[in-house]
Transfer RNA from an Actinomycetes bacterium, 77 nucleotides, folded computationally. Its Rfam family is "tRNA". The coordinates come from a structure-prediction model, not an experiment, and the mean pLDDT is 85. It was read from a public genome assembly.
RNA sequence: GCCGGCGUGGCGCAGCCCGGGAGCGCAAGCGACUUGUAAUCGCUAGGUCGUGGGUUCGAAUCCCACCGCCGGCUCCA
Numbered sequence: 001g002c003c004g005g006c007g008u009g010g011c012g013c014a015g016c017c018c019g020g021g022a023g024c025g026c027a028a029g030c031g032a033c034u035u036g037u038a039a040u041c042g043c044u045a046g047g048u049c050g051u052g053g054g055u056u057c058g059a060a061u062c063c064c065a066c067c068g069c070c071g072g073c074u075c076c077a
Stems, first nucleotide, its partner, number of pairs: 001073007010026004020057001028044005050066005
C1' cells in the first nucleotide's frame, strides 16, 4: 500500500441485510425478602450509536471521506 471484519451505556453484545419505539445480559444505586450476608425478586439511573459530510419528511441502519482496533496479502530496505 491492497483486501476483509469490527467501533452502539462501566463491561460483553443484539439491532444494520429490508430506514420510523435505541435494546438485552452483567455490573452500579435503591427497595423487598433474611437474625445478618449471599442468592432471589422488583424498581431506577446511565447513550454525541467512532468523526465529518451527503440522500431523505425521517438515518445506529443507505452513500462518500476520514480515524481507531484486529486479521490476511503484497512491496521496499